[in-house]
């Protein structure tokens, strides 16, 4: 210097003016968004409803120890995986309880499988050898037998010459037997080798075999059981024995263990208009009935009228509401840590159709330009509260790793 990995911190500052919300000792003073207030994914507090106890169904979680009110969170470890490394990741019980599934390719994908290859057997073919039979036929090369020259040479014996040439025979067909190699076929054996695949039922070597194979043996890996040692534990280290080997998949069904009632602050509670009420009490006549021949009178009734009361409940208001498993600052003790315990000080939004804003000046930071100046300054806005996780996002700082270069 480049690339990478881990951790921590901040989230612009000060002032003026005008606003908004809340509180108060009230013409003023004080306070007023976040690390994620977000997603609403987990876990709780709180409230109402349900509930004797137990089980089924359903859902969630799943290495170990610890933390916590609780958790699918956090810490410390174990095991596994990735990376040269710093370091990172894991939903990590059970697949020798059962069932299911395993794309494509491949012969075969799970109580295995025969496509090629290898192997013996059987059948056939080619060829060779042996042997037997046969009516007839023979062109060539070749083979066998017979006859048999010459030129020329000469050491006068011959050589040329088992030559050329000529003649004869064979050279033919059909069966049977045997067989090395080779070819074809049949039904088998074989998982060593090839080939397919993410995966083909341990690896290497030797023996063995027709060829092969844990078929047998040695070593190695892995598994099961037992034993010894270490650790609270997950687990680790070592030894012996065994059978020779067990594929993957459980965010597939399932089995095992543990946990879980439902709805949510629009929970829920209190006060309570107008209107309405086939709720109650009382009242009245110009209403109806009784008495009576009629009127008055007396008396009874009335879902309509008047007055009062009443419950439930709407609008509206209040509480819940922010003092809480609380937080922050300083500090002491325990613990590797998460975290726990103690002391002192402080209180830090509580709105609710929903405040937390706007503007100006100065200073930070970044970029362009380089006295001056211009532009930018992330993600994002509480809604009952708390603990987490995840996602979004600007910048600064400190260790660490690998590589390269220089001294």
């Nucleotide at each position: 210097g480049a690339a990478g990995g881990g951790g921590g911190c901040c989230a612009g500052g000060c002032g003026g003016c005008c606003g908004c919300u809340g509180g108060c000792a009230a013409u003023g003073c004080c306070a007023g968004a976040g690390g994620a207030a977000a997603g609403u994914c987990c876990g709780g507090a709180c409230u109402c409803c349900a509930c004797a106890g137990g089980g089924c169904a359903g859902g969630g979680c799943g290495c170990u120890g610890g933390g916590u009110a609780a958790c699918a969170c956090c810490c410390a470890g174990u095991g596994g995986g990735g990376g040269u490394g710093a370091c990172c990741c894991c939903a990590a019980g059970g697949a020798a309880a059962g069932u299911g599934c395993c794309a494509c390719a491949g012969a075969a994908a799970g109580u295995a499988g025969a496509c090629c290859g290898c192997c013996a057997u059987c059948g056939g073919g080619c060829a060779a050898g042996g042997u037997g039979u046969u009516a007839a036929u023979u062109u060539a090369a070749g083979g066998c037998c017979g006859u048999g020259a010459a030129a020329g040479g000469u050491g006068c014996g011959c050589c040329g010459a088992c030559u050329a040439a000529c003649g004869g025979c064979u050279g033919a067909a059909c069966g049977c037997c045997u067989u090395c190699c080779c070819c074809c076929g049949a039904g088998g054996g074989u998982a060593a080798g090839g080939g397919u695949g993410a995966a083909a039922g341990g690896g290497u070597g030797a023996g063995g075999u027709a060829a092969g194979a844990g078929c047998u043996c040695a070593c190695c890996a892995g598994c099961a059981g037992c034993c010894g040692g270490g650790g609270u534990g997950a687990c680790c280290c070592g030894g012996c024995u065994g059978g020779c080997u067990a594929g993957g998949u459980a965010a597939a069904c399932c089995c095992c263990g543990c946990c879980c009632g439902g709805a949510g602050c629009a929970a829920g509670g209190c006060c309570a208009a107008a209107u309405a009420g086939a709720g109650g009490a009382g009242g009245a006549a110009u209403g109806g009935g009784g008495u009576g021949g009629c009127c008055c009178g007396c008396u009874c009734c009335u879902a309509g009228c008047c007055u009062c009361c009443c419950g439930g409940g709407u609008a509206g208001g209040c509480c819940g509401c922010u003092u809480g498993a609380g937080g922050c600052u300083u500090u002491c003790g325990g613990g590797u840590a998460a975290c726990c315990g103690g002391a002192a000080g402080c209180c830090c939004a509580g709105a609710g159709g929903a405040a937390u804003g706007g503007u100006c000046g100065c200073c930070g930071c970044c970029c362009g330009g380089u006295c001056u100046c211009g532009g930018g300054u992330a993600c994002a806005g509480a809604a009952u509260c708390c603990g987490g996780c995840u996602u979004a996002c600007g910048g600064c700082c400190c260790g660490c790793u690998u590589c390269a270069g220089u001294a």
Molecule: Bacterial RNase P class A
Organism: Thermodesulfobacteriota bacterium